Context: one part of a larger RNA
């Protein structure tokens, strides 16, 4: 040193009227707000600085003179910002032309498993477990065939992969739909980044309604285990998990890494997609863009480690911290059916 502070759960808009700001390609020209600069008035005396001077000296006291620094005036400079007018193409973003893809919403199909309920065959246990016992079976169960039904959930592919803004998304298909990357010749010409508030979205749990319920399973019950066992196990078993239209609004919502531009060594994979070469064609070989891993130099770091997908070197926006406990508690306020959530302290104390 670390353990111990501090990245909003993610998004896209974006504040004249109506809710703050900040910054911002490249060339030219306008212009003089901002900005630089000279002159000029003032910014009472008294202090303070400085010179000279008087009390015998000093402290004190007279006299002159100054400095920065604000305000106002007036004249000039125009490189930076801002304005004003023109243009550029490299940010943006539009068009054409393709290609991936579990992106999203809705229909319709399947097949295994599992229970369950007829029906045959059969006859003593079956299940369970560290060993058992609760349970369950001759009122005929487990086994094993045959018929049915019902729900949830989709093996293998299948991956270090794909995709979305994030939660998250996988069995086929069909329809309607967002979004992105490439690659071409055009358009548009800074339209661009971040974003307080404000709203959308948001895993599982819960909350209310009305269905649905197969197999799990919080409570609850009962065997067991224990000195006890409100547990670990086991038998069973409701909400609950599902679906519809809703509220709720929070997770270690994690890459525990805010977005965005711009630069800084390679080596090796995988993904979509282009170019060259090569060829009947496919490989092979260099190669461009996006994306997604491994490693690994400079440099960063307290260290583990990060390292063109930075935690490097820089600029721009926002959010957030400021010793550890009290405490995410009190109290107040706003939401919410309610459970709660949002904001968010202080005494004392180490």
């Nucleotide at each position: 040193a670390u353990g111990a502070a501090a990245a909003c759960u993610u998004c896209a808009g974006g504040a004249g009227a109506a809710a703050a700001a900040a910054g911002g390609g490249c060339u030219u020209u306008u212009c003089a707000a901002g900005u630089c600069u000279g002159c000029c008035g003032u910014c009472a005396a008294a202090u303070c600085c400085c010179a000279g001077g008087g009390c015998u000296u000093a402290a004190c006291c007279c006299u002159a003179g100054a400095a920065a620094g604000g305000c106002g005036g007036u004249g000039g400079a125009a490189a930076c910002u801002a304005c004003c007018a023109a243009g550029c193409u490299g940010u943006u973003g539009u068009u054409c032309g393709a290609u991936a893809g579990g992106g999203g919403c809705a229909g319709a199909g399947g097949g295994a498993a599992u229970u369950u309920u007829c029906a045959g065959u059969g006859a003593a246990g079956c299940g369970a477990u560290g060993a058992a016992a609760u349970a369950u079976g001759u009122a005929g169960a487990g086994a094993u065939c045959g018929a049915a039904a019902a729900g949830a959930a989709c093996a293998c592919u299948g991956a270090c992969g794909g995709u979305g803004a994030a939660a998250g998304c996988a069995c086929u298909u069909u329809g309607c739909u967002g979004g992105a990357c490439c690659a071409a010749c055009a358009c548009u010409g800074a339209c661009a980044c971040u974003g307080a508030g404000a709203g959308a979205c948001a895993a599982a749990a819960g909350c209310a309604a009305g269905g649905a319920g197969a197999g799990c399973a919080a409570a609850c019950a009962g065997g067991a285990u224990u000195a006890g066992a409100u547990a670990c196990c086991c038998u069973a078993g409701u909400a609950g998990u599902c679906c519809u239209a809703g509220c709720u609004g929070u997770a270690a919502a994690c890459g525990a890494u805010g977005g965005a531009u711009a630069u800084u060594a390679g080596g090796u994979g995988c993904u979509g997609u282009g170019c060259g070469u090569a060829u009947c064609a496919a490989c092979c070989c260099g190669u461009g863009c996006a994306g997604u891993g491994c490693u690994g130099u400079a440099g960063c770091u307290g260290a583990u480690g990060c390292g063109u997908u930075a935690a490097g070197u820089a600029u721009c926006c926002c959010a957030c911290a400021u010793g550890g406990g009290g405490a995410g508690u009190a109290c107040g306020u706003u939401c919410a059916c309610a459970a709660g959530a949002a904001u968010g302290a202080a005494a004392c104390u180490c």
Molecule: small-subunit ribosomal RNA, central domain
Organism: Dendrobium nobile